[in-house]
RNA sequence: GCAGAGUAGAGUAUCGGGCGUAAAGUGUCGUGUGAACGGGGAGUUGUCACGCGGACGAAAAGCUUUUGCUUGCGGUUUGAUAUUCGCAUCCCGCUGC
Numbered sequence: 001g002c003a004g005a006g007u008a009g010a011g012u013a014u015c016g017g018g019c020g021u022a023a024a025g026u027g028u029c030g031u032g033u034g035a036a037c038g039g040g041g042a043g044u045u046g047u048c049a050c051g052c053g054g055a056c057g058a059a060a061a062g063c064u065u066u067u068g069c070u071u072g073c074g075g076u077u078u079g080a081u082a083u084u085c086g087c088a089u090c091c092c093g094c095u096g097c
Base pairs, nucleotide, nucleotide: 001097002096003095004094009085010084011083012082013081014080015079016078017077018076019074020073021072028054029053030052031051032050033049034048035047039092040091041090042089060071061070062069063068
């Protein structure tokens, strides 16, 4: 000098367990606080969590007479498996040549 590996995590699919369907959750906008971001250091206008506020907003049906059951539904939550992506970026380090 060239090439490469590795994290947290994220997406999708399948299966299982929940929650909601008396509307929470999800998504979205603004604002505040905090956190994390390959082995080490730095680290954003990016990411995530939480608080507050705004706008938008849903699929129920059957049985039963009860806070029940079944089938659905929700950009719902969670676990497992498979698969894809993966340090914003900078410096150093690691492996091979």